[in-house]
Context: one part of a larger RNA
RNA sequence: UGACGGGGGCCCGCACAAGCGGUGGAGCACGUGGUUUAAUUCGAUGCAAACCGAAGAACCUUACCCGGGAUUGACAUAUAAGUGGUACCGAAAUGAAAGUGGAAGGACCGUAGUUUACUACGGAGCUUAUACAGGUGCUGCAUGGCUGUCGUCAGCUCGUGUCGUGAGAUGUUGGGUUAAGUCCCGCAACGAGCGCAACCCCUAUUGCCGGUUGCUAACAGGUUAAGCUGAGCACUCCGGCGAGACUGCCGCCGACAAGGCGGAGGAAGGUGGGGAUGACGUCAAGUCAUCAUGGCCUUUAUACCCGGGGCGACACACGUGCUACAAUGGUCGGCACAGAGGGGAGCUUGACCGCGAGGUUUGGCAAAUCCUAAAAAGCCGGUCCCAGUUCGGACUGCAGUCUGCAACUCGACUGCACGAAGCCGGAAUCGCUAGUAAUCGCAGAUCAGCCAAGCUGCGGUGAAUACGUUCCCGGGCCUUGCACA
Repeated sequence: UGACGGGGGCCCGCACAAGCGGUGGAGCACGUGGUUUAAUUCGAUGCAAACCGAAGAACCUUACCCGGGAUUGACAUAUAAGUGGUACCGAAAUGAAAGUGGAAGGACCGUAGUUUACUACGGAGCUUAUACAGGUGCUGCAUGGCUGUCGUCAGCUCGUGUCGUGAGAUGUUGGGUUAAGUCCCGCAACGAGCGCAACCCCUAUUGCCGGUUGCUAACAGGUUAAGCUGAGCACUCCGGCGAGACUGCCGCCGACAAGGCGGAGGAAGGUGGGGAUGACGUCAAGUCAUCAUGGCCUUUAUACCCGGGGCGACACACGUGCUACAAUGGUCGGCACAGAGGGGAGCUUGACCGCGAGGUUUGGCAAAUCCUAAAAAGCCGGUCCCAGUUCGGACUGCAGUCUGCAACUCGACUGCACGAAGCCGGAAUCGCUAGUAAUCGCAGAUCAGCCAAGCUGCGGUGAAUACGUUCCCGGGCCUUGCACA
């Protein structure tokens, strides 16, 4: 000087407390451990691994296993040599097999010459040979890059000066204050940098400009109905430029400061709400399997191609979720209201067929125009009457639909039947402070299809509670002790 203390002081954070809802019990889905296996490819392992890499494992992917095949190789560069045909190779189909059969294709380009298919040269291709290729093989404790974490915590440092023999100190401590090393005052310090804040994006109010594919107040036409049509750009909306919030104003408190508390005006008030943004560093944290890369290893194999299997096994253990156990509910009928997305090998209206998944056909839309599209919870009415039930839907049987070369291992969905556990969950433990929690649905990426109950977004309905900082956890500043460096 740091680190540490079941030392002290001050202060924060859904850290506790106050509340609301979960997990832990059940069934199922997914991930992991373990076990099993020919293989169950590899990595990630307290917080910070475990719906993680994986925003899509039937084949492919695929790295694993079994079997078969080929060895200058699936791919790159270079050198040398060679190089074109009517005979051979050869898929489907057929057959028990031998075999029969014999489609397409086996190329081409430029220049010159001769000529109507040849020659020469060059390129490309092919064959052979040699250098080499290849490796998801090892080392993340040799590395780059990228990432997690403490932590969006308020810290981490430097120059000059001064003090100290020196390591170092000072500044950065102190008195206040702040979300903040934020600002003020003081001070042997004076300044500065990386962080904080601001600048950026979305959102909340509004002025101007613009007006189709958006909108419809007035006028006219029109319908069972409808901005449907003429018309208009008022309104909504869209999207470009502006305005607006700064403790600016008033009062009180305070050192007359920084600031705090209350008030006015205002759509918004003291960082308005949300996002992006992550200092010096820590964990030899993670990744050699994104990629790159040193070294090592392999080279008829640890590289390459194909068929099938496996990654999907199953006594069990853990984690994350979904669905429930019901009446604030189940079920049937009717009625209503979003936002943000996506669409051409696509989204698909309408009509017809099917109980349905879906099928056929026609039409619209590269989309503020058409489609997806039904939003759901909700509201109104009927029914069930507290039961393992009209709760719950696992499991199972049969019959189907769709995608795809192919759904046996191993897809999703539909119809009928079947109708398990489960009556609110021990010790323990998690999330959340407002348009939040809870609850309700919608969309997208990946994607032929989908094992998505995941992830990323979007809107609808919409709470309770916070006395407070004694305690638990994590962190910041000062100080003290020290058997540690």
Source information: The prediction has a mean pLDDT of 83. Small-subunit ribosomal RNA, 3' major domain from an uncultured bacterium, 485 nucleotides, folded computationally. The full RNA is in RNAcentral, with records from ENA, Greengenes and SILVA.